[in-house]
RNA sequence: AUUUUUACUGAGAGUUUGAUCCUGGCUCAGAAUGAACGCUGGCGGCGUGCCUAACACAUGCAAGUCGUACGCGAAAGAAGGGCAACCUUCGAGUAAAGUGGCGCACGGGUGAGUAACACGUGGAUAACCUGCCCCAAAGUCUGGGAUAACGUGCCGAAAGGUGCGCUAAUACCGGAUACCUUUGUGUCUCACAAGAGGUAUAAAGAAAGGAGGCCUCUGCUUGCAAGCUUUCGCUUUGGGAUGGGUCCGCGGCCUAUCAGGUAGUUGGUAGGGUAACGGCCUACCAAGCCUACGACGGGUAGCUGGUCUGAGAGGACGAUCAGCCACAUUGGGACUGAGACACGGCCCAGACUCCUACGGGAGGCAGCAGUGGGGAAUAUUGGGCAAUGGGAGAAAUCCUGACCCAGCAACGCCGCGUGGAGGAUGAAGGCCUUCGGGUUGUAAACUCCUGUCAGCAGGGAAAAAGAUUGCAAAAGCUAAUACCUUUUGCAGUUUGAUGGUACCUGCUAAGGAAGCACCGGCUAACUACGUGCCAGCAGCCGCGGUAAUACGUAGGGUGCAAGCGUUAUUCGGAAUCACUGGGCGUAAAGGGCGCGCAGGCGGUUUUGUAAGUCUAAAGUGAAAUCCUUGGGCUUAACCCAGGGGCUGCUUUAGAUACUGCAAAACUCGAGUUCGGGAAAAGCAAGCGGAAUUCCUGGUGAAGGGGUGAAAUCCGUAGAUAUCAGGAAGAACACCAGUGGCGAAAGCGGCUUGCUAGAACGCAACUGACGCUUAGGCGCGAAAGCGUGGGGAGCAAACAGGAUUAGAUACCCUGGUAGUCCACGCCCUAAACGAUGGAUGUUAGGCGUUGGGAAGUACACUUCCCAGUGCCGUAAGCUAACGCGUUAAACAUCCCGCCUGGGGAGUACGGCCGCAAGGUUAAAACUCAAAGGAAUUGACGGGGGCCCGCACAAGCGGUGGAGCAUGUGGUUUAAUUCGAAGGUACACGAAGAACCUUACCUGGGCUUGACAUGCUAGUAGUAGGAGCCCGAAAGGGUAACGAUUCUUGCCUUCGGGCAAGAAAGCUAGCACAGGUGCUGCAUGGCUGUCGUCAGCUCGUGUCGUGAGAUGUUGGGUUAAGUCCCGCAACGAGCGCAACCCUCGGCAUUAGUUGCUAACAGGUUAUGCUGAGCACUCUAAUGCGACCGCCGGGGAUAACCCGGAGGAAGGUGGGGAUGACGUCAAGUCAUCAUGGCCCUUAUGUCCAGGGCUACACACGUGCUACAAUGGGAUGUACAAUGGGUUGCAAUACCGCGAGGUGGAGCUAAUCCCUAAAGCAUCCCACAGUUCGGAUUGCACUCUGCAACUCGAGUGCAUGAAGCUGGAAUCGCUAGUAAUCACCGGUCAGCUAUACGGUGGUGAAUACGUUCCCGGGCCUUGUACACACCGCCCGUCACACCAUGGGAGUUGAUUCUACUGUAAGACGGUAGGCUAACCCGUUAAGGGAGGCAGCCGUUCAUGGUAGGGUCAGCGACCGGGGUGAAGUCGUAACAAGGUAGCCGUAGGAGAACCUGCGGCUGGAUCACCUCCUUU
Repeated sequence: AUUUUUACUGAGAGUUUGAUCCUGGCUCAGAAUGAACGCUGGCGGCGUGCCUAACACAUGCAAGUCGUACGCGAAAGAAGGGCAACCUUCGAGUAAAGUGGCGCACGGGUGAGUAACACGUGGAUAACCUGCCCCAAAGUCUGGGAUAACGUGCCGAAAGGUGCGCUAAUACCGGAUACCUUUGUGUCUCACAAGAGGUAUAAAGAAAGGAGGCCUCUGCUUGCAAGCUUUCGCUUUGGGAUGGGUCCGCGGCCUAUCAGGUAGUUGGUAGGGUAACGGCCUACCAAGCCUACGACGGGUAGCUGGUCUGAGAGGACGAUCAGCCACAUUGGGACUGAGACACGGCCCAGACUCCUACGGGAGGCAGCAGUGGGGAAUAUUGGGCAAUGGGAGAAAUCCUGACCCAGCAACGCCGCGUGGAGGAUGAAGGCCUUCGGGUUGUAAACUCCUGUCAGCAGGGAAAAAGAUUGCAAAAGCUAAUACCUUUUGCAGUUUGAUGGUACCUGCUAAGGAAGCACCGGCUAACUACGUGCCAGCAGCCGCGGUAAUACGUAGGGUGCAAGCGUUAUUCGGAAUCACUGGGCGUAAAGGGCGCGCAGGCGGUUUUGUAAGUCUAAAGUGAAAUCCUUGGGCUUAACCCAGGGGCUGCUUUAGAUACUGCAAAACUCGAGUUCGGGAAAAGCAAGCGGAAUUCCUGGUGAAGGGGUGAAAUCCGUAGAUAUCAGGAAGAACACCAGUGGCGAAAGCGGCUUGCUAGAACGCAACUGACGCUUAGGCGCGAAAGCGUGGGGAGCAAACAGGAUUAGAUACCCUGGUAGUCCACGCCCUAAACGAUGGAUGUUAGGCGUUGGGAAGUACACUUCCCAGUGCCGUAAGCUAACGCGUUAAACAUCCCGCCUGGGGAGUACGGCCGCAAGGUUAAAACUCAAAGGAAUUGACGGGGGCCCGCACAAGCGGUGGAGCAUGUGGUUUAAUUCGAAGGUACACGAAGAACCUUACCUGGGCUUGACAUGCUAGUAGUAGGAGCCCGAAAGGGUAACGAUUCUUGCCUUCGGGCAAGAAAGCUAGCACAGGUGCUGCAUGGCUGUCGUCAGCUCGUGUCGUGAGAUGUUGGGUUAAGUCCCGCAACGAGCGCAACCCUCGGCAUUAGUUGCUAACAGGUUAUGCUGAGCACUCUAAUGCGACCGCCGGGGAUAACCCGGAGGAAGGUGGGGAUGACGUCAAGUCAUCAUGGCCCUUAUGUCCAGGGCUACACACGUGCUACAAUGGGAUGUACAAUGGGUUGCAAUACCGCGAGGUGGAGCUAAUCCCUAAAGCAUCCCACAGUUCGGAUUGCACUCUGCAACUCGAGUGCAUGAAGCUGGAAUCGCUAGUAAUCACCGGUCAGCUAUACGGUGGUGAAUACGUUCCCGGGCCUUGUACACACCGCCCGUCACACCAUGGGAGUUGAUUCUACUGUAAGACGGUAGGCUAACCCGUUAAGGGAGGCAGCCGUUCAUGGUAGGGUCAGCGACCGGGGUGAAGUCGUAACAAGGUAGCCGUAGGAGAACCUGCGGCUGGAUCACCUCCUUU
């Protein structure tokens, strides 16, 4: 492993939106690598290491060996001899070379080529070969001639060549022999077609010797051999083994924008050739052969076992190891050989390199090292043949860059270590801090311990088997117990590169050994500082514009660890190509529609077969790898052994349910015949009436026409209108209907003819004849094109008129193509139900068309079949919307199509077309989205309902004038700052001459004008008169001159002295200070929508969800106020009420208020007594609630009217401001984070400025006058304020005011009224209106009125005669008008602001319109929410791309030409040892060779094509960019509904015509449905 049991085996996340669900892409987390790069690096084991230039190579080595095949044959040196020259011997038959044999075809390298029988797998070879090896049989006889080496001569620089001469063989050759082999012929047997075997016969065909031993036989000479024997060879034959050749089935890349390819091509016959089949080659004959199951062409690629990944199925890859193939500088060729067309062989040609004496030669690292080069990148010119393996040899041996080892590299995998235990004062230092502390952290220090690794010292394997010598035994051979060979045993000798390595022992000492990345989310891990949309980061989303957990640094943390990150690549996740395992109504996606060949699929029954299918067995599926069981290295990695597996292929046997095939049958699918009906089905011909236009004539008179309004236009030459007649063309009102027919496009007057289809009904027939359909064929709206007609109306283009900023448009007046007909093209549409066809199954209800049946009153009812519609939570499906027997449900079959957005339905190419164009159909580049449905908002030049001084109705204003005031602008040294549509602009400012004051100029101060603390000093100290400088601030000098507390001492008790402290001062340090910045870091406060009626929650329910419901609906209200209804039931913040005030009454209280009665008094007065009744004051209550009545309404809520009442429907007014919006306003009220200044951006002072002035705007005042102005007289308030104050009476002054000061800390006193009323004047004018401006003279406040105050008197007397466009306020004690008071304040610029009272109106039909708001609904491409979004041209920059005159290169094809080496054939006159003839010679013959000729042929040449690529002036569109220009096409009814197709036009988006679609809002109508 098998069986059983058990176990193991599939993970997701971020990113589209305000949010949601879905679709869909992008990205991440995992594993892996022959890797590279960055930082870092202790040790060991096992592996691995040019992926790029099949680029070029210096140097060394990588294939030799055999003397037991053969002939030759040195030298150095040594020894001896010789006086010496020299000789001899050894060296040595050695080295070296040669002949010969075997090897060199193995081993090793590389992957260029190759899409092929190259590889894999399974077969075939009866179509073949096979050296060495094994088995078997037989043989090894007899002759011959040469040749290298060598010697000698010549040529050459060299490489080398050559002449002559000598010689051997296991080199070469002749002859003999032939079991046998081959061939021919005859014959027999067997066989799967081509064949195999037997037999007879003829012809042809072999060889080589070497070495050792022996004398038995033979020969000769006691020994030797020609003998014998052993062994190694040699020859022939058969067989085996091994290795190879060839053929075949099947399998494994992309491209159809490669669709036709092929002439030796396909087959045959004959021949040649090969080891062998074969067009492999040649001749002749035939015309075949391959191909949509993808030929041919193009691109890419060595194939496999396997490797990586994955749950698997798959996908990607083919390093190391192993099998096969191919190649060896490029191309061609053969030779030798068993084997090659040969990596370290030959010949030729090309390129390149080297040598050269210039004549000529040499070379091939993709062997191992190594060099240069290329590159991001890949090692030593090492050791050894000890082992394994190979070659040669009889062997010893020799050779071996195969191999075994070592070196280099963290390149990978595996293992080990860098210490262990204790140790809190939680040390120091670092970092943070809320200043308390926290953290680093038991971490360190410190104490004790251990000793792996490294280091030192010592010991020390295994890998060795063999080989050889001797002895012994056995076997073989033999005459032989010699010899020889083999085997076994014993003894001896000898062999290790690695390497003194692994391992073991001892010693030393915590001693020598930690980094890298990350910390916004995904994704584990956070703070500080620096920086300030900069620098930078980034895998995606995205960070950074002054408080960055995202950049940089630090501390801390997390993860992995001798590594860690990054980059690249592959698989995964990705169900994102979906076999397992997806989709197509709206997201990408159903062909426009039909007919139909191939193909796919196919009803019921039976029989046969056994191809598919299933079962069993056999063979194979190399080894390694993988899984598993064991074993060996201390473990692991690694290695070894056994088993399994290798899902495959082949063969045999069996099974027969299903599919197939063959045969037979069936009728329900399909079809045929028949019957009566229905229909805008098609084509053709004919006919008809209404309308429009035109023409003719009549009547008629001045307009008509057209529009939002106009104009162009027509008309006195008679239009329009009207009547009559005529002509022409086109279309067919009503009927008419979600009615009918057709495949779709589409079809509509009537009649006739021809043609097709469907439904229904009755019976009969055929017998699966069926469904679908790539390619193909046909049809195919509108527009458009061609030719010829026709032309009434309409109408692209065009013209004119309008509109407009413009208007190439919308509107109007005209008007041509066209629209119509015939014939021929085009072939597209939102060709839509955005829904392919066929068959079957699965609730209903209600219509309608055609046919039929039953009942039957022939009105009708019910039912069946076929169509055509609606509703529907039946079920089911769907992301939702929705679909729902006419499916988008459940199933089966077939076809088409999709795979992110843009680029683009575009380019190029092909096909089609007359053209327009159609069809097929990419890529580069770019983005992180694009998209569907639904939700909540917001918005709409959408709808409905409602409200508001919103409009309307009114009254009065503003806008015109003058002035005041604020703002802008300008100016200035400064004109301080803020506020900016509404919601800034009489706002901050409830009061700028100085001050204020923040600004400017100038002058000063520097621990400071102000606060706290520390250190040191300080008795003539603090303070400081006076004087000097000065504008002051300030500076200088300086008389005078203190104070408190404690303690100690002294004391005359008064006090004095000393020390210390406080306070002050001086010096210094911390710090103060800042109206400097940031309201976009904030708190607080405020404005606004808006006193609008809304905003939410809990539980429940509905929805996958965002969300909905409640809160919607019917009524009603000022109100989400209340009632009713309701899958909601309740609740909260708002509304209302509670609070204040005004209005009535009551009670209480009665001074400063009041005065009815009583009394007193006065010219008069509550003046006084008195009183608190009244008014009033100010506290508490009452009162009003639709409570009562009538009506309406739903018997409700509530509304209308009435009574009563001071008040009536929230009684008037105020305070009160929901959730939120505007990054609204304010850092200059205040507070505050951060930043900035610190002899100044702080602070003090003087002067100036905030008050300027061509101008523009806002808000006001005063006016323009007679409802008025002036004069005189006269009446009536309330609020409020007052001691640095209000100030009376009185007096002075024309007056402002002055003098003076009663009274009043206030219901006591004071400030204190005007319009009105009465009378008079003025009479419509720039005035007796108006008061600006200016002059003079004054008053007041105040240090001070010049810049720059207010007031008074006199004089002056401007503009202005009611205000353009436009615009504001107000609904009752309101508007209007009149005055009064207050705050701020010395004074005032107040005409402002806040209050108070007096007089006191008009109008509201109403909600069409403007503005704002609320609710419901609808559309949406908006969500920063319409001040939104967004389109196109143009301009600029960059990027990729198409075209392009051409040009350059690569590759390929065809034709012709030409030919090296070689091969084949021919010839051979030149040359020629072996054999033959010849006399042994001469010579000749056979054969061979040189040379020559022919055929073939590489590189090459010429010409013409194909394909691909580079460059290319210029041209075209596309994409992306900061805030450019022009318009506004789309999204809402987007302001002309939009879109599709087509045509024309136009700066551009676009506009217009024709036909189509709804994916159009709104209103009305029709039809249908639901309810009543």
The RNA shown here (small-subunit ribosomal RNA) has 1572 nucleotides and comes from Desulfurella acetivorans A63. The prediction has a mean pLDDT of 83. It matches the Rfam family "Bacterial small subunit ribosomal RNA". Lineage of the source: Bacteria > Desulfurellales > Desulfurellaceae > Desulfurella > Desulfurella acetivorans.